Predicted 3D model of a 72-nucleotide RNA (transfer RNA) from a Candidatus Aenigmatarchaeia archaeon. The source organism's lineage runs through Archaea, Nanobdellati, Candidatus Aenigmatarchaeota and Candidatus Aenigmatarchaeia.
[in-house]
């Protein structure tokens, strides 16, 4: 140059086209003298971009940008 994977919450990662949740972490409230650990609740997303097909697109095409990984 070319080929595969992957990009989604603050971390690590789910989500067969049908309106995005899981763990941890953070925030608060309870339990305690006090801290951890528990148990309850909240808060946090323009699903990397731009377009496309569809009533509907994290998901399917297409073009781009990052990252790994293979070839040359």
């Nucleotide at each position: 140059g070319g080929g595969c994977u992957g990009g989604u919450a603050g971390a690590u990662c789910a989500a067969c086209g049908g309106c995005a949740g899981a763990u941890c972490g953070u925030c608060u409230c309870g339990u305690u003298c006090g801290c951890a650990a528990c148990g309850a609740g909240g808060a946090g997303g323009u699903u990397c971009u731009g377009g496309g097909u569809u009533c509907a697109a994290a998901u399917c095409c297409c073009a781009g940008c990052c990252a790994g990984u293979c070839c040359a």
Its Rfam family is "tRNA". The family's RNA type in Rfam is transfer RNA. Rfam links the family to the GO term triplet codon-amino acid adaptor activity.